A computed fold for a 71-nucleotide RNA from Candidatus Curtissbacteria bacterium RIFCSPHIGHO2_02_FULL_42_15, annotated as transfer RNA. The sequence is in RNAcentral, with records from ENA. The organism belongs to Candidatus Curtissiibacteriota, within Bacteria. Its mean pLDDT, the model's own confidence on a scale to 100, is 81.

[in-house]
RNA sequence: GCGGGAUUAGUAUAGUGGCAGUACGCAACCUUCCCAAGGUUGAGGUGCCAGUUCGAUUCUGGUAUCCCGCU
Numbered sequence: 001g002c003g004g005g006a007u008u009a010g011u012a013u014a015g016u017g018g019c020a021g022u023a024c025g026c027a028a029c030c031u032u033c034c035c036a037a038g039g040u041u042g043a044g045g046u047g048c049c050a051g052u053u054c055g056a057u058u059c060u061g062g063u064a065u066c067c068c069g070c071u
Stems, first nucleotide, its partner, number of pairs: 001070007010024004018054001026042005047063005
């Protein structure tokens, strides 16, 4: 330099053109003499920029980081 892949909550991950889920973690409450365990509720997220579209996390282009291969 070229090609391919990945980027979603604090962490790990699923997902699909029509409000984004799960597990652990976090907070509050309930339970308990206390802790632990358990239960209920809640906060928190689509790498960035642009395009297509009535509507983009999803499709397209560019860009950033990481991984793999080739040279």